[in-house]
Order: sequence, then structure tokens, then C1' cells
RNA sequence: UGCCGAAUCCCCUGCCGAGCGCGGGGGAGCGGGGGACCCACACGACGUUUCCCCGGGGCGAAUCGCGGUCUGCUGACCGCGUAGCGCAUCGCGCGAGCCCGACAGCUAACCCCGCAGGCG
Repeated sequence: UGCCGAAUCCCCUGCCGAGCGCGGGGGAGCGGGGGACCCACACGACGUUUCCCCGGGGCGAAUCGCGGUCUGCUGACCGCGUAGCGCAUCGCGCGAGCCCGACAGCUAACCCCGCAGGCG
């Protein structure tokens, strides 16, 4: 000085006398989750086939396939694509990771949470 991302700005305050230090509190704004009516789903009967305990959900672009190596299996690793996403755009890159904890559809009022991290 730019980029990804919600992840920025302002005020008060303690340590402390000081700082572009560390901590606490509040507001604006941006972002996420929970949460009615209605709707959706589900609940009911009969029949056929197969399986055997494999949950379900959220953030995010990050889903879904095929192949290979190691392996007795399990599993691990690797590659090529792909839904989708980003940018300095006709090209280049990403296509991860994490969280809740048996539980959540949508959802007004209302309630709760985040404001990081990474890269040129």
C1' cells in the first nucleotide's frame, strides 16, 4: 500500500507516572445462531424388496466423483477432475478447516454469540 475474511470505528476505565503496552466495560456498524402463528415436514392404512444401529445440526466457496500407492483388513497418503469461490481476470489461484453434543425446518417479537486469522 493492496488482497481473502463479518472481523471495522468510537467512547469510558484499571494496571501506572508513561507507551502505537496489557486487561475490563459500553456503543455504532457488519456478521452468525436460537426462536411463533402460517407453511413445510411428520403422524395413518395396505403391499413388495433390501439392510442392520451407520445419528442429527452449524460456520465456510470449500461439495461431489474417478483412479493410484502402502495394507491381510482397517486406515493413511497421493493424483486427476468437479459444484462452487477469489483476484491484479480471457489468465492465475482456492475447492480447506473447525464447531455443537442427542438437539435445533421456516419463523415476527424476543434471546444469544463473533469482530479473528492469513497472504502479496